[in-house]
Context: one part of a larger RNA
Parts: sequence; structure tokens; C1' cells
RNA sequence: GGCACGCGGUGGAUGCCUUGGCACAGAGAGGCGAUGAAGGACGUGGUAAGCUGCGAAAAGCUCCGUGUAGCUGCAAACAAGCGUUGAAGCGGAGAUGUCCGAAUGGGGAAACCCGACCGGGGUCAUGCCCGGCCAUCAUGCACUGAAUACAUAGGUGUAUGAAGCGAACGCAGGGAACUGAAACAUCUAAGUACCUGCAGGAACAGACAACAAUAGUGAUUCCCUCAGUAGCGGCGAGCGAACGGGGAACAGCCUAAACCGGAUUGCACGUCAAAGCCAGGCGGCGUUGUGCUUCCGGGGUCGUGGGAGUCGACCGGGUGAGCGCCUGAUCACCCAGAGAGUUACAAACCGCAUGUAUAGGCGAAGGUUCUGGAAAGCUCCGCCAUAGCGGGUGAUAGCCCCGUAGCCGAAAUGCAUGUGGCUCUCGUUGAAUUUCCCAAGUAGGGCGGGACACGUGGAAUCCUGUUCGAAUCUGCCAGGACCAUCUGGUAAGGCUAAAUACUACUCUGUGACCGAUAGUGAACUAGUACCGUGAGGGAAAGGUUAAAAGUACCCCUAGCGGGGAGUGAAAUAGUACCUGAAACCGUGUGCCU
Repeated sequence: GGCACGCGGUGGAUGCCUUGGCACAGAGAGGCGAUGAAGGACGUGGUAAGCUGCGAAAAGCUCCGUGUAGCUGCAAACAAGCGUUGAAGCGGAGAUGUCCGAAUGGGGAAACCCGACCGGGGUCAUGCCCGGCCAUCAUGCACUGAAUACAUAGGUGUAUGAAGCGAACGCAGGGAACUGAAACAUCUAAGUACCUGCAGGAACAGACAACAAUAGUGAUUCCCUCAGUAGCGGCGAGCGAACGGGGAACAGCCUAAACCGGAUUGCACGUCAAAGCCAGGCGGCGUUGUGCUUCCGGGGUCGUGGGAGUCGACCGGGUGAGCGCCUGAUCACCCAGAGAGUUACAAACCGCAUGUAUAGGCGAAGGUUCUGGAAAGCUCCGCCAUAGCGGGUGAUAGCCCCGUAGCCGAAAUGCAUGUGGCUCUCGUUGAAUUUCCCAAGUAGGGCGGGACACGUGGAAUCCUGUUCGAAUCUGCCAGGACCAUCUGGUAAGGCUAAAUACUACUCUGUGACCGAUAGUGAACUAGUACCGUGAGGGAAAGGUUAAAAGUACCCCUAGCGGGGAGUGAAAUAGUACCUGAAACCGUGUGCCU
């Protein structure tokens, strides 16, 4: 030095474990914010560095409910206290809530600096302190008010609102490239990524100027199919419907206009009695009147076209009104009757009941022998079960503990449903087609683009930058150029639940999901330490034991560390702590050299 075996050291694999993750399902919730959010800075404890909580009233204050013997967070110890006059804990409602942050009195290099006004404290007085208030924009109203007479702009005040944050889902305005086409330009990727605006718990869409085809359907949305079909396509790569069928869910409405009434502004016309004051008769009034414009109320809303207007028929009661009286008609209000309603079709609020959410409560039934450090194991004999889900307890417990099945419960606040108050509505029908209305710089055309599965094509349909530019039901649009016939519909105003999408967040549950190099980056002071000027990047790190019983005392040592003793079932379980593989480093014995 090598080999073999044994014993150690180092190291932290493996096994076992789980406080943490991952995915999904069912419910809930779907927002927070000038009443100052999200997120922070700085403080705050008897001792207090970090985390958590809280805010100068600062690990907390008040009330109500629950709760029951303990308590002063993680987190020990000491000190000092609190609590059966009910603390702590938990829930509901409040109070306080420094400074920054939309940040909003002005400024600013966030957490700082500097003010005005009003009120208060303090001082002889000023400085100083405390409370309130002072940003901007939009809209309504009021008051003022230029050039410029009326007016308008502007100004001032006041009231209401907005702003900012937030995971995905939504709608809209913009909008790539890599890539594919085996290169590349049309094309594709893709209206994707990304940027911006805005919203809701969903959003968008939506009540046919729709499809269809001689038969019919009947708003929208979503799913399955039709179908990788018909088509589009350097007819390349690729892109890719619809009709029809089957389901989910279903809900329909309001305006504009014609016409009537009222009011206001302005303009035009009219003038002493014509027109007008509901009609008739008698009396009376008189710039009241007529037309246009604007506003309000009624009316009206459709495609077997509808409505207005005209004419006719039927139609509870009472009171009142229009210059006066009588009659008639009309209108308004009230009562009765009928109906409806807060998701649209008008719109709030209050009470009661029930359910539910946010704390909780009751809740059955077991002992023994043996082994062991410990019984839940084994033995023997029982019991409960609407409860033998699960977790814990010194090994594996239906009957030890927490629970579980089942049952019960709210002073306070929220939500839902029902009901009552409350609110709202109430004429129907026929005839004639003579008159009027039925959404205009719109439909449509030309040019240029875009969207439609459809790349300009024979290109309908939809949108529109530009330029032209209709019709009103004997009208207009569509049925994939276009024309005729036929058929379907009624554009140019608006609202609308459900079925659909998503999950930052809360609760419950589940897993042929992970088990510490896995599973989130993060099981632990983790978006921490650390790196970077910054945007940003971004770790490592779990396990003594049943219980600290965490080794009194003695010895070696400066200490570290160790030897005894002691604890413990075990200390080769000693906090560098379960198990403790390998590489690597020693040591003992044997053999070889």
C1' cells in the first nucleotide's frame, strides 16, 4: 500500500409523517371607495427584534347576544394584573382611527413642507396648540354680468354626482410579428397577443323591413347535429357556413307622427264687431282669435296593415268644472267593482310572518385479564346505533375526548319568499275607404374601404370616409347580379328576465392528486433574505420525546467539547436531536506484498 470482515466518523438518500399545496363539485357572494378604498409609512406591549392585531381612546374602547372558568396573541420566563358583580374566546352593531395614498387648501424627492378663513385653548401680547372648512370637473338652480340695446359669453354661490382600486369573464376603439405556405409577396398566424375606453354580476343580443319555398316556421342567447358538407382559396397552405332537425330556457313592451287640450316665447295676419268664449235659447265678455315655432298632458304603436279623423250602437253611482241660467254632451275627482305591480312594460317606502346567513346548544353506549414505558392490541363478558364519517388521546377506541346522526337556537344586522298597507290601470265594437299620419341628409346610387365561411368575384346582405339622393300603404324592403310573377316582412327611436361566460373572495365536500429536489416561488419571519440604478429576478430552510422529564451534582477543560451521575421505554432519541443509504475519511483484526 492492497483485499476481506468488523466498528466508527462524515453525509442526508430512503422509509414513515403532515401543519402546506393542487384539482374539481355544490352552494353563497360577485365588489370596495370623498362617511377617504386597495396598498403602505410610522407608531402601539411592564420587559418587545420579527410576525399578528390595533391607531395618540393604539395586542385595544362601548352596547347587545353567545359562552363558562379561566385569561393577559405567535411565545417561554419574570413582574404586575383581570375574572362567577360572568373575564377570556366567538358573533352583530357602534366609537376611536396618526401620516401617505384617487389624495382633494397650496407645494412636494409618497408617508414631508407651507398656508387662508371660522371657532376654541394658552400668553400681557405675538409665536404655539386643538376642532371645522378651503381641489378639479360635470349637471341642475339662483344671483350677477362684457364687447352690444335685448341677450349671450364670462363670474359668484349653492345642491347633487364623478374620480381611484380590483382575478377572470364582457362589449367597444385601435392592432402586430414570429410562424405556416417546406423560399415568399396575396393568403395564414388572427381580429390572436398587446394597448386603450367603459360596464355588469353577468355582459352582449333581442320581439323580424327574419327565414323559407308553393309546405311552413315565428324575438334573442347557449348546447348537440347538419358537416369538415355547400362553398371560399397564389383553387396552394389553409379557411369554412347556413337551411333543416333535436334540446336548455322562455316574456313581452314603451315611444315618434297624425288628432285634441293647455302653457310660454317670438313672428305674421286680424281689428270695434265679424271670427272666438262645448252645443241650443236669452244675456254677457272681448286682442280674447287664426297660422307657424317650442314645451307639457291626453291619444297612439301595427303587417289577416295599423292608427287618427268622420258616422253609428251599447256603457255602475255621486260631486264638481268650463262667463251667468236651463237642457244635453264632454272632462276632472271620489266611491264601488275588476285587474295589475316594483327584472322591462310608472314608481318608492313601511309593517307582519316564514325561511336563511352571520355566534352557538343538546346529543346514545364499557368494563376487565395479559403483554407493554403507555392499551385503543389480546382475552372474557356487555351495551348504543336516525350516531360504525372523521380527528385526537403514551400502539390499532362505535361506547375516553372533540365530534357524527338527529333535534334545537339570535338581542343585532343582511338576504329571500309570502302577505298587508301602498301605488297604478280600466271603455267595447261595427261601417265607409273620402281626408290625414306611420321615424330623412335616412333608404338607395357612384367612388374608396371594411364585415359577412365568401380573397371583387356573376356578389346579394350589413357598416361607412366621400359625393349625389327618394317614396308614405296604389308606399317601401327582402327572397345571393338583374327583370317579371309570386311569397315573406314593415328599416331609418328605445327598454327587456331566464337559459350562457368567469371565480380574486366565503362555506361545505370530494380525490386510482403531491408528500418537503414533490406539491404553489413560498408547509418555516416568503415575494422574505439576497441580486439589480431600475424594470425586474428570486432562494435555501419541516420532523427530540408520550411528556422537557432539555441532564441537579462531581470531574477534565480558558472555552468548545467530553467522562460519570441522573431523566426517559430508548440518550448511537441530548435541542448539530426519527429512520440514517452511498460517495468520502478513519480505526481494529486477518491475509498478501